The part of an RNA shown here (small-subunit ribosomal RNA, 3' major domain) has 476 nucleotides and comes from a Victivallaceae bacterium.
Rfam family: Bacterial small subunit ribosomal RNA.
Model confidence (mean pLDDT): 83 of 100.
Lineage of the source: Bacteria > Pseudomonadati > Lentisphaerota > Victivallales > Victivallaceae.
Context: one part of a larger RNA
RNA sequence: UGACGGGGGCCCGCACAAGCGGUGGAGCAUGUGGCUUAAUUCGAGGCAACGCGAAGAACCUUACCUGGACUUGAAAUAUAAGAGACCGUCCGUGAAAGCGGAUUUCUGCUUGCAGCUGUUAUACAGGUGCUGCAUGGCUGUCGUCAGCUCGUGUCGUGAGAUGUUCGGUUAAGUCCGGCAACGAGCGCAACCCGUGUCAUUAGUUGCCAUCAGGUAAUGCUGGGGACUCUAAUGAAACUGCCCGUGUCAAGCGGGAGGAAGGCGCGGAUGACGUCAAGUCAGUAUGGCCCUUAUGUCCAGGGCUGCACACGUGCUACAAUGGCCGGUACAGAGGGACGCAAUACCGCGAGGUGGAGCAAAUCCUUAACGCCGGUCCUAGUUCGGAUUGUAGUCUGCAACUCGACUACAUGAAGUUGGAAUCGCUAGUAAAGGCGUAUCAGCAAUGACGCCUUGAAUACGUUCCCGGGCCUUGUACA
Repeated sequence: UGACGGGGGCCCGCACAAGCGGUGGAGCAUGUGGCUUAAUUCGAGGCAACGCGAAGAACCUUACCUGGACUUGAAAUAUAAGAGACCGUCCGUGAAAGCGGAUUUCUGCUUGCAGCUGUUAUACAGGUGCUGCAUGGCUGUCGUCAGCUCGUGUCGUGAGAUGUUCGGUUAAGUCCGGCAACGAGCGCAACCCGUGUCAUUAGUUGCCAUCAGGUAAUGCUGGGGACUCUAAUGAAACUGCCCGUGUCAAGCGGGAGGAAGGCGCGGAUGACGUCAAGUCAGUAUGGCCCUUAUGUCCAGGGCUGCACACGUGCUACAAUGGCCGGUACAGAGGGACGCAAUACCGCGAGGUGGAGCAAAUCCUUAACGCCGGUCCUAGUUCGGAUUGUAGUCUGCAACUCGACUACAUGAAGUUGGAAUCGCUAGUAAAGGCGUAUCAGCAAUGACGCCUUGAAUACGUUCCCGGGCCUUGUACA
């Protein structure tokens, strides 16, 4: 100087407390361990691995296993030799890959060179093989915590100290005051994006108040820019004003006006460093290893196995509910190898057909809700697992191993032990909708969007994590 302490002081955080809803019990989905297996490819391991890499494992993917094949190789560059086509078509064998065979005009010219194709040979290729404890790059984490340092000066023999401590204050090393310090840098904040108010400009594909026309109905038409909205520019919030308080400070408490008030709200943004944290399987890369195989191609299987254990979720156990009928209201997205309306067929998944749309124009049903009816506390008209049969769709192909539909079946489950998680406002909880990946889909996942919309916070004694000062130390 640090680190540590079941030392002290001050402060903060959904850290506790106060509340709301969960997990832990059930069934299923998914990941992991274990077991099994020819293989169940590999990685990730407290927080910070376990719906993680994987934003899509039937083949492919695929790295694993079994079997069948190839050896300058599936793809690259170069040289040499010799050949002329290449492409295509056909035959045999085979699960395919491959192997064997048949057929068949190379082109340009400077006439022995160039181009192209395949063959042979040699350099080489190739490796998801090992090492993340050889590395780059990227990432997680402490933590969006308020810290981490430097120059000059001063002090100390020196390691170092000072500044950065102290009194206030702040979300903040934020600011003020003081001070052997004076300044500065990386962080904080602001500048960036979205959202909340208004104005101006611009009105199509969007809108429709006024005027007119028209329809069974509809901004449907003429028209209009008022409104909504769209998308560019600008204004607006700064403790600016008032009162109190405070060191005539920084600030803090209250008030006015205001769409918004003291960081308005949300996002992006992650200092010096820590964990030899993670990744050689995203890519790059040193070293080591394989080279008729640890490379490459193919068929089938596996990654989906199941006594069990754990994590994360979904659906429930019902009446604030289930079922039936009627009826209303979004936002954000996506669409040409695409989205697909009206119509017809089917109980339905879906099929036939194809208007319109490269889309503010066309397509893409919101649900909970509200109104009416029914059920009457039951393992039920709750719950839907499991299983049988018949189907639909995608796709060479749904046996291992897809999703969905109809009929039948109708399991566990009556609110969950010890323990444990999330959340402070348009949040939690609840409800549906969309997108990426994608032929299809195991999505209940991930990332977004809107709709309905709470309760509680006395407080900081305690648990956990963190910051500053101080103290002790057989620690570095």